[in-house]
RNA sequence: CGGAGCGUAGCUCAGUCCGGUAGAGCACUGCCUUCGGGAGGCAGGGGUCGCAAGUUCGAAUCUUGUCGCUCCGA
Repeated sequence: CGGAGCGUAGCUCAGUCCGGUAGAGCACUGCCUUCGGGAGGCAGGGGUCGCAAGUUCGAAUCUUGUCGCUCCGA
């Protein structure tokens, strides 16, 4: 320098193919239970979907640029 993959909640990831309310598990908070804790049950909070722009009535999803990480080639 060229190419490919990945980036979504604190963590691990799904959703993207085929645009239509942002989700799961674990973790966290409160309550119940317990002498207390753990386990269990119930409820709840937490997100610029890496960043920027474009297309569209509508973008995590499509297009372009860009940043970071990993891999391959030179």